[in-house]
RNA sequence: GCGGGCAUAGUCCAGUGGUAGGACGCAAGCUUCCCAAGCUUAAGACGCGAGUUCGAUUCUCGUUGCCCGCU
Numbered sequence: 001g002c003g004g005g006c007a008u009a010g011u012c013c014a015g016u017g018g019u020a021g022g023a024c025g026c027a028a029g030c031u032u033c034c035c036a037a038g039c040u041u042a043a044g045a046c047g048c049g050a051g052u053u054c055g056a057u058u059c060u061c062g063u064u065g066c067c068c069g070c071u
Stems, first nucleotide, its partner, number of pairs: 001070007010024004018054001027041004047063005
């Protein structure tokens, strides 16, 4: 330099055009003499910029980062 893949919550993963969900973690409450465990509740995310579309996490282009291959 060329080609391919990935980017979603603090972490690990789903979701593939129609207001994004789970597990663990964090916070509050209940329970307990205390801790742990358990139960309930809440907060928290689509890498960035454009395009297409009534509507984009999803499709297209660019860009950034990471990984793989080729040279």
Molecule: transfer RNA
Organism: Candidatus Falkowiibacteriota bacterium